[in-house]
RNA sequence: AUGAAUACAAGGGGAGAGAUUACUUGGAGCAUAAGCUCUAAAGUAACGCCGAAGGAGCAAGCGUAAAUGCGAAUCUCUCAGGCAAAAAGACUCUUGUAGGACG
Numbered sequence: 001a002u003g004a005a006u007a008c009a010a011g012g013g014g015a016g017a018g019a020u021u022a023c024u025u026g027g028a029g030c031a032u033a034a035g036c037u038c039u040a041a042a043g044u045a046a047c048g049c050c051g052a053a054g055g056a057g058c059a060a061g062c063g064u065a066a067a068u069g070c071g072a073a074u075c076u077c078u079c080a081g082g083c084a085a086a087a088a089g090a091c092u093c094u095u096g097u098a099g100g101a102c103g
Stems, first nucleotide, its partner, number of pairs: 006098008018047001020046006026039005048083003054079001055077003061070002
């Protein structure tokens, strides 16, 4: 002096699936009195779905006398999470810091 893998921070991009139904509360309107209508907010319940936070599972293979075991994901499951917007979001880009492979 070049500055890879990797880690952290900031900023950007980032899919899918019900603006479902019912009840209650809240809000708005009508009425002024009981009630009716609307609602993309909150809660509960039901049915239907999504997979890219997290979580769980395993094939080849490794291993064993044999077994237990180890063993990846954007695959699978859907516990959790999510199904207008918002938030979140695997992954990815840029910058910076650390790092110090290679030359």